[in-house]
Notes:
The part of an RNA shown here (small-subunit ribosomal RNA, central domain) has 348 nucleotides and comes from Roseibium aquae. It was read from a public genome assembly. Its mean pLDDT, the model's own confidence on a scale to 100, is 89. NCBI's taxonomy places the organism under Bacteria, Pseudomonadati, Alphaproteobacteria, Hyphomicrobiales, Roseibium.
Context: one part of a larger RNA
RNA sequence: CUGGGCGUAAAGCGCACGUAGGCGGACUUUUAAGUCAGGGGUGAAAUCCCGGGGCUCAACCUCGGAACUGCCUUUGAUACUGGAAGUCUUGAGUUCGAGAGAGGUGAGUGGAACUCCGAGUGUAGAGGUGAAAUUCGUAGAUAUUCGGAAGAACACCAGUGGCGAAGGCGGCUCACUGGCUCGAUACUGACGCUGAGGUGCGAAAGCGUGGGGAGCAAACAGGAUUAGAUACCCUGGUAGUCCACGCCGUAAACGAUGGAAGCUAGUUGUCAGGCAGCAUGCUGUUUGGUGACGCAGCUAACGCAUUAAGCUUCCCGCCUGGGGAGUACGGUCGCAAGAUUAAAACUC
Numbered sequence: 001c002u003g004g005g006c007g008u009a010a011a012g013c014g015c016a017c018g019u020a021g022g023c024g025g026a027c028u029u030u031u032a033a034g035u036c037a038g039g040g041g042u043g044a045a046a047u048c049c050c051g052g053g054g055c056u057c058a059a060c061c062u063c064g065g066a067a068c069u070g071c072c073u074u075u076g077a078u079a080c081u082g083g084a085a086g087u088c089u090u091g092a093g094u095u096c097g098a099g100a101g102a103g104g105u106g107a108g109u110g111g112a113a114c115u116c117c118g119a120g121u122g123u124a125g126a127g128g129u130g131a132a133a134u135u136c137g138u139a140g141a142u143a144u145u146c147g148g149a150a151g152a153a154c155a156c157c158a159g160u161g162g163c164g165a166a167g168g169c170g171g172c173u174c175a176c177u178g179g180c181u182c183g184a185u186a187c188u189g190a191c192g193c194u195g196a197g198g199u200g201c202g203a204a205a206g207c208g209u210g211g212g213g214a215g216c217a218a219a220c221a222g223g224a225u226u227a228g229a230u231a232c233c234c235u236g237g238u239a240g241u242c243c244a245c246g247c248c249g250u251a252a253a254c255g256a257u258g259g260a261a262g263c264u265a266g267u268u269g270u271c272a273g274g275c276a277g278c279a280u281g282c283u284g285u286u287u288g289g290u291g292a293c294g295c296a297g298c299u300a301a302c303g304c305a306u307u308a309a310g311c312u313u314c315c316c317g318c319c320u321g322g323g324g325a326g327u328a329c330g331g332u333c334g335c336a337a338g339a340u341u342a343a344a345a346c347u348c
Base pairs, nucleotide, nucleotide: 003320004319005318006317007302008301012316014201015200016199017198021194022193023192025088026087027086028085029084030083031082033081034080035077036076037075038074039073040072041071042070049065050064051063052062053061054060091191092188093187094186095184096183097182098181099180103177104176105175106174107173108172109171110154115149116148117147118146119145120144121143125136126135162169163168206247207246208245209244210243211242215241216240220236221235222234223233258315259314260313261312262311263310266293267292268291269290270289271288272287273286274285275284276283277282278281297304298303321348322347323346330341331340332339333338
C1' cells in the first nucleotide's frame, strides 16, 4: 500500500465553528473533459512469454511470433460523473403566530443553618470515640434566650424531569441575550453534509496580581490504634475552596459508542406542543425530546435493537502483539507545573 477494524479485546479528537479539499436533491437542453467503441502513429534493441533451431543435454546462443497493459492523434457514442444554460420544491433557510426551559451574562435581594462577638439565665462539666486521650471550661464553658457581624451554599419543590455543542447549569426578582419545539400560509430556490490545517469554548486541581476568608480542609502539629502506623479514627490547622482580571488546556472530558442522511415489527411510561371527538377530562391521532421492554437483523459473548452496536451512502479522526513508553531527543506552547507532537536500542 491492498486489507480488516474502532461500546467492553488496540482504536472516536473533550466539544463546537469553519478554510482548503472530498461528497452532494428532481427535471430539460447543450457540451463531450472523465467514460466507452473504431482507425492511425509511436511504444529502439535486448529482456519477459509462446513456438522452432544450434552447441552430445542444460545453462547459454539464435530465428519467428506475441506482447510492450502506455502516450499522442482522429472519427464516433452520450447512460452515468463533470462543465454551461434554464426550470422546480421534497433538502436547507427566511417570515408570521404560539410555547416550554437550573441555557448564558450582569445587578439587586430573601430565609434556614454553621462560626464569631456583645448581653441575660445558669453550674460543672462539655466535646469526642470501638474505648480513650489530645482539646475547651470556675478568668464561668456546654445548654438556653435576645441582639449584632461576616462568608459560603441554596432544604422542601425535585422527577431514568428540563436546558445546553461539550464542559456544565438549581432560592427569588429585574435587565440584556443565545438556542430549541409546535402550527400556518407566503417567500428564496440546493443556498447542503463533512471538515486536514486554523480559531474559539473547555470540570477539578494548579499558577500570577489584588481582594475576601464563615464552614470545610491537602500540607503540618498533637492525641489514639499498632510490632511499627510517615495511614484509616480524634482534636486543631495553613494553602486552597469564594470574587475580579489573566494564564493553564488536562479528566473514567463516558453512552468508554465521531458527524450527517435515508430505510427497517411493536408494547409501555414521561416532558413540550398541535389536531379531532365527545362523557370536560378522557379517548384517538400527530410532531419533537427523554426512558423501560422487545421482533427482524447484528454481535465472540455480554448485549444493541427507529435515541442501533441493524441495512446502505458521504466526510473526518484513530488502531495494527506485550514491555520499553505516552517515555527520551528535537520542535511548538506555558511564568512554572507541565501540555502537545513522538521514536529507537533492548527484551518476551